[in-house]
This is a predicted structure of a 72-nucleotide RNA (transfer RNA) from an Actinomycetota bacterium. Its Rfam family is "tRNA". Rfam links the family to the GO term triplet codon-amino acid adaptor activity. The family's RNA type in Rfam is transfer RNA. The sequence is in RNAcentral, with records from ENA. NCBI's taxonomy places the organism under Bacteria, Bacillati, Actinomycetota.
This record gives sequence, structure tokens and C1' cells, in this order.
RNA sequence: UCCGGGGUGGGGUAAUCGGAAGCCCGGGUCACUUUGGAUGAUCAGGAGGAGGUUCGAAUCCUCCCCCCGGAA
Repeated sequence: UCCGGGGUGGGGUAAUCGGAAGCCCGGGUCACUUUGGAUGAUCAGGAGGAGGUUCGAAUCCUCCCCCCGGAA
């Protein structure tokens, strides 16, 4: 320098080829319990950045940043 894959809550991981984000762990609160743990209920928390296309973008297009692998 080129090619391919990837970036989603604090961590991990989905989304049926565009209709608007779910699951698990973790965290808060409440219940239960002598306490803790376990269990149950409930809540908060997320699209790498900037543009574009579209009625509508995690998803498509462009540029940039970062990570992994390959070629030279």
C1' cells in the first nucleotide's frame, strides 16, 4: 500500500436479504430471608464518527477512525 472480515448497553451475543433493537451475564429497587446467598417481580443502560439515498437505515452507498487475518 492492497484485499477480506468486524465495531450494537459495563461485558458477551442476535435481528429472516430497510418497518426502527432483543437475549444472557452484570447493576439499581422491591418481595422473600435472622443476615447473606438463591429465587421472583420491576427499572435503568446501546448502533465507532461524519455525510448521502429513502416516507423510513443497525441493515444500502461514500469518506474517515479502530481491531483481526491475508498479500506484496